[in-house]
Molecule: transfer RNA
Organism: Candidatus Pacearchaeota archaeon
RNA sequence: CCCCUCGUAGCUCAGCGGUAGAGCGUCUGGCUGUAGCCCGGAAGAUCCCAAGUUCGACUCUUGGCGGGGGGA
Numbered sequence: 001c002c003c004c005u006c007g008u009a010g011c012u013c014a015g016c017g018g019u020a021g022a023g024c025g026u027c028u029g030g031c032u033g034u035a036g037c038c039c040g041g042a043a044g045a046u047c048c049c050a051a052g053u054u055c056g057a058c059u060c061u062u063g064g065c066g067g068g069g070g071g072a
Stems, first nucleotide, its partner, number of pairs: 001071007010024004018055001026042005048064005
């Protein structure tokens, strides 16, 4: 210098262009003598940044930034 891949909740990951979800964790209610297990509920992500396409973008296109891999 070139190519590929990834970037979404505290963590691990889903998400045909049409309301952003799950598990774990956290908080809370039930249960229990207490805690744990178990059952229920809640909070929590302007989707890495910018521009473009579109009625509409986490999703498509371009550039940038960051992580990983490959080539010279």